[in-house]
Context: one part of a larger RNA
RNA sequence: AUGAGGUUAAGGAACUCGGCAAAUUAACACCGUAACCUAGGAAAAAGGUGUGCCAGCAUUGUGAAGGGAUUUACUCCCCGAGCAUAGUCUGGUUGCAGAGAAAUGGGAGAAGCGACUGUUUAUCAAAAACACAGCACUAUGCAAACUCGUAAGAGGAAGUAUAUGGUGUGACGCCUGCCCGGUGCUGGAAGGUUAAAAGGAGGGGUUAGUCGCAAGGCGAAGCUCUGAAUUGAAGCCCCAGUAAACGGCGGCCGUAACUAUAACGGUCCUAAGGUAGCGAAAUUCCUUGUCGGGUAAGUUCCGACCUGCACGAAUGGCGUAACGACUUCUUCGCUGUCUCAACCUCAUGCUCA
Numbered sequence: 001a002u003g004a005g006g007u008u009a010a011g012g013a014a015c016u017c018g019g020c021a022a023a024u025u026a027a028c029a030c031c032g033u034a035a036c037c038u039a040g041g042a043a044a045a046a047g048g049u050g051u052g053c054c055a056g057c058a059u060u061g062u063g064a065a066g067g068g069a070u071u072u073a074c075u076c077c078c079c080g081a082g083c084a085u086a087g088u089c090u091g092g093u094u095g096c097a098g099a100g101a102a103a104u105g106g107g108a109g110a111a112g113c114g115a116c117u118g119u120u121u122a123u124c125a126a127a128a129a130c131a132c133a134g135c136a137c138u139a140u141g142c143a144a145a146c147u148c149g150u151a152a153g154a155g156g157a158a159g160u161a162u163a164u165g166g167u168g169u170g171a172c173g174c175c176u177g178c179c180c181g182g183u184g185c186u187g188g189a190a191g192g193u194u195a196a197a198a199g200g201a202g203g204g205g206u207u208a209g210u211c212g213c214a215a216g217g218c219g220a221a222g223c224u225c226u227g228a229a230u231u232g233a234a235g236c237c238c239c240a241g242u243a244a245a246c247g248g249c250g251g252c253c254g255u256a257a258c259u260a261u262a263a264c265g266g267u268c269c270u271a272a273g274g275u276a277g278c279g280a281a282a283u284u285c286c287u288u289g290u291c292g293g294g295u296a297a298g299u300u301c302c303g304a305c306c307u308g309c310a311c312g313a314a315u316g317g318c319g320u321a322a323c324g325a326c327u328u329c330u331u332c333g334c335u336g337u338c339u340c341a342a343c344c345u346c347a348u349g350c351u352c353a
Stems, first nucleotide, its partner, number of pairs: 001348008010339002014337001019334001027051005036041001038171001052093005060084003066078004070073001094098001106332007113324002118130002134169007146155003172319004177249003182246002184242005191237003197231002202226005209218003250268005277311001278308001289305005
């Protein structure tokens, strides 16, 4: 010097991003215990008192020996020694200290998120993430849907719609508004479009032949290269339905007898223009918004307001007792976190020692 421990005057969070770390608390018995609540809880809430040893009394349990009775039995009754009694009481005694060491909850209030117990990034994240019971939609009638496999076959299931698969939401309570224009899905089939295929009008090549003095022309059958019309499914176009499917849910102007505001009116656009509830929020840029509370002083916190840059209803909305090694704020207690350091022990390093 570093590390691991111990103690500390006065103060007691002034430390710090933050009480991180440390300290406090702690066992058992009794007393006592609030808001809130899903009536179970919250709760060991909180907050108190007691605790050693000796003697005695009482209580309760067991019940020896002895005595009595008869129905002579593994019988019944009386008395009650001894032992036990985390219990009650009385008196005494003792130390600084009696749960004498060790082990062994600090507490309370408010808010956010997630209902809960669980699960997770083996080796920087344990959470508000995942899961969850519950809820809803959707597929599937059994050789089920779906998954694995080229297949056989297997799982689903030795199950059968109160079942199984998929998707979303996430206990519970109150609820879950409007839009089907786009995308998707489901259904429909009149019309349009449309593949292979069928079809084969027509056209080309070749050349027996034929015409011609010749050059050359014409050219059947066959073979061959093409090829119009016409017929032709699903799909798409089209017509409907469907949002706990993917998703979406406006602008401008004016108006009331102070002012301000606008219940009201006008106009443009849209598929429809955001309902209930909540709201500077885990969402608010401006912003440390404004007001109130708490502090001597509060960019955080709590309660309101609503001007929601850019909340909003199962991509769930708003509440919510209980729960949480979650996040934030306050407070009591407590302390070397600090004012501001000091001393002691052990270990390591350093040093000639």
A computed fold for a 353-nucleotide part of an RNA from an Oligoflexia bacterium, annotated as large-subunit ribosomal RNA, domain IV. It was read from a public genome assembly. Rfam family: Bacterial large subunit ribosomal RNA. Rfam links the family to the GO terms ribosome and structural constituent of ribosome. The prediction has a mean pLDDT of 86.